Predicted 3D model of RNase P RNA and transfer RNA as a complex of 510 nucleotides.
Model confidence (mean pLDDT): 76 of 100.
Rfam match: Bacterial RNase P class A. Rfam's curators write: Ribonuclease P (RNase P) is a ubiquitous endoribonuclease, found in archaea, bacteria and eukarya as well as chloroplasts and mitochondria. By type it is a ribozyme.
[in-house]
RNA sequence: GCAGUCAGUCGGAUGACCGCUGUCGAGGGCAACCCCCGCGGUGUUCCAACGCCACGGGCGAAGUACUCUCGGGGGAGGAAAGUCCGAACUCCACAGGGCAGUGUGCCGGGCAAUUCCCGGGCGGGGCGACCCGACGGACCAGUGGCACAGAAAACAUACCGCCUGUGGCGUGUCGCAAGACACGCCGCCGGUAAGGGUGAAAAGGUGCGGUAAGAGCGCACCGCGCUUCUGGUAACAGAAGUGGCAGGCAAAACCCCACACGGAGCAAGACCAAAUAGGGAGACGUUCGAGGGCGGCCCGCCUGAAGUCUCCGGGUAGGUUGCACGACCCCGUCAGCAAUGAUGGGGCUAGAGGAAUGGUCAUCGCCUCCGAUUGGGGGUCGGUCGAUCCGGCACCCGCGGGGGGACAGAAUUCGGCUUACAGGCUGACUGCAACG
RNA sequence: UGGGACUUCGUCUAACGGUAGGACAACGGAUUCUGGUUCCGUCAGUGGGAGUUCGAUUCUCUCAGUCCCAGCCA
Numbered sequence: 001g002c003a004g005u006c007a008g009u010c011g012g013a014u015g016a017c018c019g020c021u022g023u024c025g026a027g028g029g030c031a032a033c034c035c036c037c038g039c040g041g042u043g044u045u046c047c048a049a050c051g052c053c054a055c056g057g058g059c060g061a062a063g064u065a066c067u068c069u070c071g072g073g074g075g076a077g078g079a080a081a082g083u084c085c086g087a088a089c090u091c092c093a094c095a096g097g098g099c100a101g102u103g104u105g106c107c108g109g110g111c112a113a114u115u116c117c118c119g120g121g122c123g124g125g126g127c128g129a130c131c132c133g134a135c136g137g138a139c140c141a142g143u144g145g146c147a148c149a150g151a152a153a154a155c156a157u158a159c160c161g162c163c164u165g166u167g168g169c170g171u172g173u174c175g176c177a178a179g180a181c182a183c184g185c186c187g188c189c190g191g192u193a194a195g196g197g198u199g200a201a202a203a204g205g206u207g208c209g210g211u212a213a214g215a216g217c218g219c220a221c222c223g224c225g226c227u228u229c230u231g232g233u234a235a236c237a238g239a240a241g242u243g244g245c246a247g248g249c250a251a252a253a254c255c256c257c258a259c260a261c262g263g264a265g266c267a268a269g270a271c272c273a274a275a276u277a278g279g280g281a282g283a284c285g286u287u288c289g290a291g292g293g294c295g296g297c298c299c300g301c302c303u304g305a306a307g308u309c310u311c312c313g314g315g316u317a318g319g320u321u322g323c324a325c326g327a328c329c330c331c332g333u334c335a336g337c338a339a340u341g342a343u344g345g346g347g348c349u350a351g352a353g354g355a356a357u358g359g360u361c362a363u364c365g366c367c368u369c370c371g372a373u374u375g376g377g378g379g380u381c382g383g384u385c386g387a388u389c390c391g392g393c394a395c396c397c398g399c400g401g402g403g404g405g406a407c408a409g410a411a412u413u414c415g416g417c418u419u420a421c422a423g424g425c426u427g428a429c430u431g432c433a434a435c436g
Numbered sequence: 437u438g439g440g441a442c443u444u445c446g447u448c449u450a451a452c453g454g455u456a457g458g459a460c461a462a463c464g465g466a467u468u469c470u471g472g473u474u475c476c477g478u479c480a481g482u483g484g485g486a487g488u489u490c491g492a493u494u495c496u497c498u499c500a501g502u503c504c505c506a507g508c509c510a
Base pairs, nucleotide, nucleotide: 001432002431003430004429005428006427007426008425009424010423012364013363014362015361016360017359018358020075021074023072024071025070026069027068028067029066034060035058036057037056038055040053041052042051043050077407081418082417084416085415086414087413088412089265090264091263092262096299097298098297099296101261102260103259104258105257106120107119108118109117110116121135122133123132124131125130136256137255142254143253145249146248159196160195161192162191163190165188166187167186168185169184170183171182172181173180174179204222205221206220207219208218209217223245224243225242226241227240228239229238230237231236269321270320271319272318279312280311281310282309283308284307291303292302293301314509315508316507328347329346330345331344332343333342334341335340366404367403368402369401370400371399375397376396377395379393380392381391382390383389437506438505439504440503441502442501443500446460447459448458449457454490462478463477464476465475466474483499484498485497486496487495
C1' cells in the first nucleotide's frame, strides 16, 4: 500500500427570524357541578319534620379550574420500528390439584428474568484474524415414514456375477470297447456378499493373509462400542485394556426424558361526570341451584343479595389519575479471563393524547460530479550519450460552480433479540506484496 | 395501542413431506351462414429471504402485506 476480520462510536455544527408542545413565575379576564340561606310549590286528611322541584341570594366553592399576554427554562432514537422473548406494574382466590397445551434443551457462570449475555467443550467453514451451529434421546420405550429406481430402505435380503456338487448335451484327448479326463453351454440343490448395477442414503474403511469362491474368517492401522485409570467443577479430552462390530436417515414426524409456564393486559386498574329504550327475541335457571371469578377440559374453592348468557336495536364515548427518581445516566476505584458485581462522587434528562419536538436563510463541515488549466506535490512515459533540463499523461492538495445528505419518529415503563440505515471516525488483529 | 387470524394461476378454491389439481375467466381451434351453446387444446400460480431434510405449498425462523376484535349504560 492492497484485501479483510472483530469491537466501539458519531449519525451534521453555529447564528438569526418565524412557529409547535409541556412546565415554572408575574400580570389581566372569568365559570360550573356542589354546599349554605331565604321564599314558593308539591307529597300523606291537617300541622311539624324530611324529601323533591323552581326562583332569588351568598367577601362558600374561588379569583380556583380554564383562558389571554409577557418572561425563564425543557422537548425523540440507535434503532423510538417489528411485537419475537423476558420482566416491572395492575386486576382477577396473592394463584389450588390433574389432564391437555406451549416453550426450552452440550457444560459452567451472569442477570430481576429470558429463547438474552460471557467463558469453555464438541462439530463445521476459512490460508488466517475469525465466523456459524434448535448441539438431549433413533440398540438398552413405542408408533409411523423414506416417492422413483433397486434384489433389498431395515426381524434383512440375493438381480447380474463368483464358486463347490450334480443332471443333460456338444467338442477334444486317451482307449478295441465300456468308459475316464478336460473345456464349453443349459438346468437343479447349495455356498457367498469381494465385484457390477440402483439410489440422497445399502449392514464398518484400507491392505495383507486365507478360501472352492468369499466373508472381521484371521492379522495390522484407522473408525466405533464397552471397562478402567488420569486431567478437568462439568461438558469433554487423553492413555491402557477389551469386543470382531453393536449397527442407515430423520425427533424443525408423532413421541420419550428433564426443567419451566395460572389468565389478562395501561383500551390493565382507580375516581368523577355524561347517557336511559336497564327496549325486543331466544336459551338456561330459582336451592336437586343457572351464571360469574375461570381463560381448552375435569375437580376443588369462593360467590350466587335470582337472575344470567347470546343475538337484534338504541344511547354515550368527556375529564383526572395510573405517568416519569428509574433493575436511570455520567466519571472513577476494586474483584473477575469476561458477562457482571461491589463501592465512591456527580446529575435530573419529553410526557403529548388525531398526538408537539418543525420551517426559512446565512456561514462552516461531509460525500459526489463538472470545469479551468495560471499554483504546489510525488509518480510514470518520451526526447537525450547522460541529466538536477524540456515535453506528454493521469492522480492528490488547492481554486470556481452544480447536486446530494440515510433509516426512520416516543404513546405505561424497562432488559434483550431481530430487522432497516447515506456517510464518517477510532482501536486491536490477519493475509499478501515491497523495503529495511 | 393491545390482541387474534390469514397469504396457492387474473378470480374462487384443493393437495398423508414425494410430478401443484379443479372450476370460472382469457386465448386458439372444431361445429354454425354468423354469434351463443357444446367439444378439444393452450397459457398462467405456492408473498420475499434463510434454515431442517435426499426432497418443503406443507415443518421452523425472519421480513412484507391483508383482514378481524376491543370501553361504559349492561